[in-house]
This is a predicted structure of a 104-nucleotide RNA (c-di-GMP-I riboswitch aptamer) from a Planctomycetia bacterium. Its mean pLDDT, the model's own confidence on a scale to 100, is 80. Of the family's consensus pairs, 94% are formed in the model.

RNA sequence: UUUCGAUAAGGGCAAACUCUGAGAAAUCAGGGGACGCAAAGUAAAGGAUCUUUAACAUAUAUUCCUGUAAAAACAGGAAUAUAUAAGACAGCCUUACUGCCGAA
Repeated sequence: UUUCGAUAAGGGCAAACUCUGAGAAAUCAGGGGACGCAAAGUAAAGGAUCUUUAACAUAUAUUCCUGUAAAAACAGGAAUAUAUAAGACAGCCUUACUGCCGAA
């Protein structure tokens, strides 16, 4: 330096749940608590997933209302969903950087 985690030691982190606080929410911070973790250390660059109160715009789809109309169709409007957008997540995967002990 590279690969690996069989063994050993000193240690480290802390899921669910719960209490307090922040947020509209996803979620986060701290206390308790341990399911697990050899990077469960750091960073939202790519993908996945999750959230979006209020305001605003476009496109597509669906539904409804109004007008013309026999109908089809057209025009206008409204609601919902998705995308664009904003955010969350590193204990989902990839990526980048750093690191303890041991073995080869």